[in-house]
């Protein structure tokens, strides 16, 4: 220098002929049981605006740009990681 793969909530890790983004487990928080704990069940669990609150709305898949009616996916440049090859 050259070919590939690879990056998605706090963490592993699912979604691919392009069509609800976060399935599922952890881990955290609230409640339930307990004399209290652990274990269990139950329920929440990116960010922003709006609402007393319910809601409803936007943004969000390493950055930054195209291409669709529509991007985690397709393509272009850039970072970071890992393999190979010189």
């Nucleotide at each position: 220098g050259c070919c590939g793969g690879a990056g998605u909530g706090g963490c592993g890790g699912a979604a691919u002929u392009g069509g609800c983004a976060g399935a599922c487990g952890c881990a955290c928080c609230a409640g339930a049981c307990u004399c209290a704990a652990a274990a269990u069940c139950u329920g929440g669990c990116g960010g922003g605006a709006u609402u007393u609150a319910c809601u409803u709305c936007c943004c969000g898949u390493g950055g930054g740009g195209g291409u669709u009616c529509g991007a985690c996916u397709c393509c272009c440049c850039c970072c970071u990681c890992c393999g190979g090859c010189a």